[in-house]
């Protein structure tokens, strides 16, 4: 210096050949208990690193670029 992978909710992750971005926990409000917790019931939360391209359309295709992880020199 190069290659390789991986960046989505507050954590940890999914998203089918490009077509409405989602779960677990965590968060709030109500039930429920003396009161926790645990259970149930409802509900809030997103610049999918970034910046630009290609499509009617992009998390997913192409380029630049940041940051982390590993291998090779």
């Nucleotide at each position: 210096g190069g290659g390789g992978c991986g960046a989505u909710a507050g954590c940890u992750c999914a998203a089918u050949u490009g077509g409405u971005a989602g779960a677990g926990c965590a968060c709030u409000u109500g039930c429920u208990u003396u009161g926790c917790a645990a259970g149930c019931a409802a509900g809030g939360g997103g610049u999918u690193g970034g910046c630009g391209g290609u499509u009617c359309g992009a998390g997913u295709c192409c380029g630049c670029u940041u940051c982390g992880c590993u291998c090779c020199a």

The RNA shown here (transfer RNA) has 73 nucleotides and comes from a Phycisphaeraceae bacterium.
It was read from a public genome assembly.
The source organism's lineage runs through Bacteria, Planctomycetota, Phycisphaerae, Phycisphaerales and Phycisphaeraceae.
The coordinates come from a structure-prediction model, not an experiment, and the mean pLDDT is 81.
Its Rfam family is "tRNA". By type it is a transfer RNA. Its family is annotated with triplet codon-amino acid adaptor activity in the Gene Ontology.